[in-house]
This is a predicted structure of a 1585-nucleotide RNA (small-subunit ribosomal RNA) from a soil metagenome.

RNA sequence: UUGAAGGGUUUGAUCCUGGCUCAGAAUGAACGUUGGCGGCGUGGAUUAGGCAUGCAAGUCGAGCGAGAACCAGCCUCUCACUGGGAGCUGUAAGGUGUAAGUGUUUUUACUUACGACUAACGAUUUACAACUUCUUGUGAGAGGCUGGGGACAGCGGCGAAAGGGAGAGUAACGCGUAGUUACGUACCCCGAGGACCGGAAUAGCUGCGGGAAACUGCAGGUAAUGCCGGAUAAUGUCUUCGGACCAAAGGUGUGAUUCCACCUCGGGAGCGGACUGCGUUGUACUAGCUAGUUGGUAGGGUAAUGGCCUACCAAGGCAACGAUGCAUAGCGGGUGUGAGAGCAUGACCCGUCUCACUGGGACUGAGACACUGCCCAGACACCUACGGGUGGCUGCAGUCGAGAAUCUUCGGCAAUGGGCCAAGCCUGACCGAGCGACGCCGCGUGCGGGAUGAAGGCCUUCGGGUUGUAAACCGCUUUCGGUUGGGAGGAAAUCGGCGGGGGUUCUCCCCCGUUGUUGACCUAUCUUCGGAAGAAGGACGGGCUAAGUUCGUGCCAGCAGCCGCGGUAAUACGAACCGUCCAAACGUUAUUCGGAAUCAUUGGGCUUAAAGGGUACGUAGGCGGCGCUGUUAGUCGGGUGUGAAAUCCCUCGGCUCAACCGAGGAAUUGCGCCCGAUACUGCAGUGCUUGAGGGAGACAGAGGUAAGCGGAACUGAUGGUGGAGCGGUGAAAUGCGUUGAUAUCAUCAGGAACACCGGUGGCGAAAGCGGCUUACUGGGUCUCUUCUGACGCUGAGGUACGAAAGCUAGGGGAGCGAAGGGGAUUAGAUACCCCCGUAGUCCUAGCUGUAAACGUUGAGCACUUGGUCGGGGAUCCCCUCAUAGGUUCUCGGCCGUAGCGAAAGUGUCAAGUGCUCCGCCUGGGGAGUAUGGUCGCAAGGCUGAAACUCAAAGGAAUUGACGGGGGCUCACACAAGCGGUGGAGGAUGUGGCUUAAUUCGAGGCUACGCGAAGAACCUUAUCCUAGUCUUGACAUGCACGGAUUAACCCGGUGAAAGCCGGGCCACGCCUUCGGGUGGAACGUGCACAGGUGCUGCAUGGCUGUCGUCAGCUCGUGUCGUGAGAUGUCGGGUUAAGUCCCUUAACGAGCGAAACCCUUGUCGCUAGUUGCCAGCGAGUCAUGUCGGGGACUCUAGCGAGACCGCCGGUGUUAAACCGGAGGAAGGUGGGGAUGACGUCAAGUCCUCAUGGCCUUUAUGACCAGGGCUGCACACGUCCUACAAUGCUGCGUACAAAGGGAAGCAAGCUCGCGAGAGUAAGCAAAUCCCAAAAAACGCAGCCCAGUUCGGAUUGCAGGCUGCAACCCGCCUGCAUGAAGCCGGAAUCGCUAGUAAUCGUAGGUCAGCAUACUACGGUGAAUGUGUUCCUGAGCCUUGUACACACCGCCCGUCAAGCCACGAAAGUGGGAGGCGCUUAAUGUCGCUGUGCUAACCGUAAGGAGGCAGGCGCCUAGAGCGAAUUCCGCGAUUGGGACUAAGUCGUAACAAGGUAGCCGUAGGGGAACCUGCGGCUGGAUCACCUCCUU
Repeated sequence: UUGAAGGGUUUGAUCCUGGCUCAGAAUGAACGUUGGCGGCGUGGAUUAGGCAUGCAAGUCGAGCGAGAACCAGCCUCUCACUGGGAGCUGUAAGGUGUAAGUGUUUUUACUUACGACUAACGAUUUACAACUUCUUGUGAGAGGCUGGGGACAGCGGCGAAAGGGAGAGUAACGCGUAGUUACGUACCCCGAGGACCGGAAUAGCUGCGGGAAACUGCAGGUAAUGCCGGAUAAUGUCUUCGGACCAAAGGUGUGAUUCCACCUCGGGAGCGGACUGCGUUGUACUAGCUAGUUGGUAGGGUAAUGGCCUACCAAGGCAACGAUGCAUAGCGGGUGUGAGAGCAUGACCCGUCUCACUGGGACUGAGACACUGCCCAGACACCUACGGGUGGCUGCAGUCGAGAAUCUUCGGCAAUGGGCCAAGCCUGACCGAGCGACGCCGCGUGCGGGAUGAAGGCCUUCGGGUUGUAAACCGCUUUCGGUUGGGAGGAAAUCGGCGGGGGUUCUCCCCCGUUGUUGACCUAUCUUCGGAAGAAGGACGGGCUAAGUUCGUGCCAGCAGCCGCGGUAAUACGAACCGUCCAAACGUUAUUCGGAAUCAUUGGGCUUAAAGGGUACGUAGGCGGCGCUGUUAGUCGGGUGUGAAAUCCCUCGGCUCAACCGAGGAAUUGCGCCCGAUACUGCAGUGCUUGAGGGAGACAGAGGUAAGCGGAACUGAUGGUGGAGCGGUGAAAUGCGUUGAUAUCAUCAGGAACACCGGUGGCGAAAGCGGCUUACUGGGUCUCUUCUGACGCUGAGGUACGAAAGCUAGGGGAGCGAAGGGGAUUAGAUACCCCCGUAGUCCUAGCUGUAAACGUUGAGCACUUGGUCGGGGAUCCCCUCAUAGGUUCUCGGCCGUAGCGAAAGUGUCAAGUGCUCCGCCUGGGGAGUAUGGUCGCAAGGCUGAAACUCAAAGGAAUUGACGGGGGCUCACACAAGCGGUGGAGGAUGUGGCUUAAUUCGAGGCUACGCGAAGAACCUUAUCCUAGUCUUGACAUGCACGGAUUAACCCGGUGAAAGCCGGGCCACGCCUUCGGGUGGAACGUGCACAGGUGCUGCAUGGCUGUCGUCAGCUCGUGUCGUGAGAUGUCGGGUUAAGUCCCUUAACGAGCGAAACCCUUGUCGCUAGUUGCCAGCGAGUCAUGUCGGGGACUCUAGCGAGACCGCCGGUGUUAAACCGGAGGAAGGUGGGGAUGACGUCAAGUCCUCAUGGCCUUUAUGACCAGGGCUGCACACGUCCUACAAUGCUGCGUACAAAGGGAAGCAAGCUCGCGAGAGUAAGCAAAUCCCAAAAAACGCAGCCCAGUUCGGAUUGCAGGCUGCAACCCGCCUGCAUGAAGCCGGAAUCGCUAGUAAUCGUAGGUCAGCAUACUACGGUGAAUGUGUUCCUGAGCCUUGUACACACCGCCCGUCAAGCCACGAAAGUGGGAGGCGCUUAAUGUCGCUGUGCUAACCGUAAGGAGGCAGGCGCCUAGAGCGAAUUCCGCGAUUGGGACUAAGUCGUAACAAGGUAGCCGUAGGGGAACCUGCGGCUGGAUCACCUCCUU
């Protein structure tokens, strides 16, 4: 030193790992919606695709010849016009009008108006016209001469190699940076010197030709600063050191030593060529490349080094520090982002390279192998007379095409710069303008006041709220835009004229003054007018992320960056209102960086999340012990050169600010050079011993290899005994056995493996190694401290070893045993189980090279509290020895401190703290797959992707739930019993079927004698059929109406409801008696009523169930990163989380218990309707009466029971067991009472209620029918099947209830149900009311009966408006099934089960149902193995919608991308052969030939032509490589509800998984070896206390 932020998303929740995604900045952008102004920038990123048209490089006459237009002068000719003179001819003129008015006797006079004529003079004249001729002036045209002028073209000079454009190629000395030199350099500057004398051509031009054109031929003649010869010649070049050789041009000007140009040499500046060090993309699924290749010699070539080229010689050169190949790409300054390091990028601007239609080539020149030059070839396009020609926008504009996409065929040289001496000309460089919100920056769209908080909109709990001071309205201002008129500046060091000064002189240069001149374009700024006037949108509003309501929609339409919204109450879709954020813009898309420490140098990891190579040896490489000396390469310090400018940063300054621009500084972290330092590293040398190794002496061991030997067991064979089974399983069967098995004895044979010892014991690098002996052999440990002297560690490639399975060949083969066969099991069973059984397992020789090859933990070294057990050594102490003990080295374990860790855990054998080296990882799937390569006999191994797809996949731990896991405990759960159900008949409910309708709900337990405590009508309902009503059957309000429709009575019709009609006549208050008004009611209309319509998955309330099970929680504290844990666990105990003890817990709450009701004992109080012992009265008799309270009883209040007492057990506890006493004994019996919660359990049809639906109907009324329907199935009951019974007769004993539209005694009638009549009773009084079983007597005699009573017939009774569908009861008659009930299943532990009757509610009537009541009154168990359910603890889990969970694979369907594939199409770079344009070079040159020589013949030199090497291109051939298409085929991904199974997760029902082999629809199964990442039980060992 000014600089660093995170969030969402895996889970029920948590902590990690890890990906995806968002918020930021940016862009040469594009698209959508919208759009006022200005400044500064910027704009063909794609097809280096094709281009019409115009322009983009010329200039110099002061180098040269010639010279058009034009201008001037002179001369000649022609024409036109004009002036003058003369002549001739012709024409015209040479004169006084009309009207009105006034005056007058008339004539007439005067005045005015109109028209005509008229210069003057003159009158033998004047005027005009035509023709002929002479002449002046002007103009035009033609020709000639002279001068000016200078176009076009040409020769010549300079420039054209710059400027401008593009990024195709190029991975390279191309670029960057720092250096080097064997070189060149026109124009510019400096210095020295020179410039003499000659010559020959040629273009233009003229003439004649060819050709459509482009262009071109021949002849003649001409100039130069063009060309050539000679001279001169050093400071130049060569040199054999004697010498030889080499140049030039003039121009301007009155005037040149002087200005401009020319020649030679030297130097400079700037520019360029060449070379070198370092840096510069990806790919090894490219590992070897190279013959001019590497070097040398000689030569050639070049401005110059060099294989640059050629000949010869040698065999080198490059490469894992990545050669060669392939792919991609111009490079840098910089730019974007970032805290930085980095990452990405190379538009505009600057530097540089390369390219110019494609490929090749040279020429000219100082410079090119040349963007707007040349030649050749090719493609494309154009012209053509078809013979032949022409062209190159990757310059500026512009056009087509392709594309999401990128502008005007503009103005000007005014400025800056460039070319040509000057002036000037040229300049699509450049300066400007135009178009585009493409970017950055600035400004505006108003400001102040204004509450009836207007209207409208939206919402609403209907009160209001909000839009909102917002608007209207009042006042003010006028930027910008519009309009009007001025106007600085970009321009002066331009240029010209004049004058002056300086440079010795000058025609040249510089300075000063003055005057004139130059603006394409832009305009700051000032000003006039007028008015709030002309100027606001876009996205978003579930979370991330600022901002919400209503309506519509209904898993549809749609949204979505991620998570995710939408299936009828959507803050997430669409709209409206409101709000939020930005603002002339706002969003979206694409891309880059960031966040991402998510490639980690800064700054990550690898036990279990992705990740340690199977193990060792070892090459390269990396790293390396203790001293000394030297060096100074690295390293450090200082100096210096460079690091272009621009950019970034800082400070100033200029545009009103800003963007933008200017100046100065800093920075440019780099590279080079010089000096210094010498600790460390390196290098060189020299030492040391502690690392390492060697030596000597001991020791332990399943270390290895080979050979030999041994016993047990097994199987087979032979023989003996023996005689019916054996074997096998959950149970069986297949199999073996009378031809003699199994069993047993003896003998023989064979192969494989080595019990006990045996052990978290030993050895080995790992794989692995186990009987005994011998031989050979590897390693280790301890002791001695004798030797060497850093010899070490790790280790990419490489090499070796490497379980099991598998392969090849040959043996062997007892047992076991993939495949296979058979038997079982099963729905099936290609499995698990059983019987056989081949390969294999074994040996030898090879191959393979993989495993959960695991401690899921690479090797080595060092350091860091401890305890304990075991193995192998050495040594010390007591001591006679041994053991024990101590010390030390080493190997193998366990527990644990600190630390580490996401946690589990680890913890001197680290996963701690450090160092060195290697290997490996970067979301899941696709996939260890495809392709390529390589290894292998094969199987296969090693290396190893992508497209596509998902938003997770995963680790550890937590709480639950679950387990065909475990432990403990409980319950009529089982067992032990008693009685049932399931079979029969009937009753009742449900399903199903049927029906016009059989209304609806309830559905395992927890629906089914349930809602329904009672369907003939009613009930009763969107049940059905038919008929009716529409403000309605019921409620409230408003408006209007008119007075009667109301009520009541009557009639018609009708099944009724209803409809139609008639009669009758009202009420309250006030009253002026006329009436007014009001309420009810009626009618009409409007609001609304109504709904047993839907949604119990929108709800309240109520209820069921787990379950009367013992649980469910909280506060504080503590532990844990956290979810959470603890408490609530453990030991006892209980019905109980009941209580006690222990205890990081201490307390508390809801539940349990208790409190409440009832029942069981006693006491007290009170006695009516109850009771009656004693006293009295009365009756045939009865508490009937007087009385009584003793008793029973009634109903109030109390007592009593608490493990209180005793003994025992137990921890001196809680408590349990037994006993006493007691009416009752361990909650005495029963009831009410139901924690947190679960089941989206049930109920919208009890009630309430949101939303939706309906409104002449889904509402309301009414008649009839239905809910009762019957091949059937199920549930719950009743009655039975009989003798413990039935029937008849006799006779005894309850409790609790009900009663007025009621219960009804008694009496009469009836066989009876019942009827008639009638006392009593609103009840401890009267009635229902008889209790029944029991008991006594009699009959029945085991039978379908004197059992059983269904069914049916007849006759009756009762209730009711009404018993047909469809009630109950009675009598007579009838007399069915049924003789104790299959599988299965229900209830009950004592006053219970069983059995017997009684009463009540509902109800007109109807009870086998329901709810209560009492009578009689058992049996069995004292256990917890099992079934079911529940509680606690623990364990596993891939479950959390929680096992009705999760989830795998084939098959079938759709869709997507990819691979293979006969083949097919195209491209690229090389190779070989053939051919070869142009061109340089070389050879030749018989043809041609101006300059020079030459007495003229020729020569020298040159050129055409020919040949040769090389070569672009073309053709052919064999390979390599890349891309596309491809019938068919393969697997993969994805897709609410397809098929088959159930593989995995719990012991997942056969533990799972890894490697390998075989088999099978599929998941998979089986064999062999391995692992724990397996549950459970037992044992061993170890540890802690």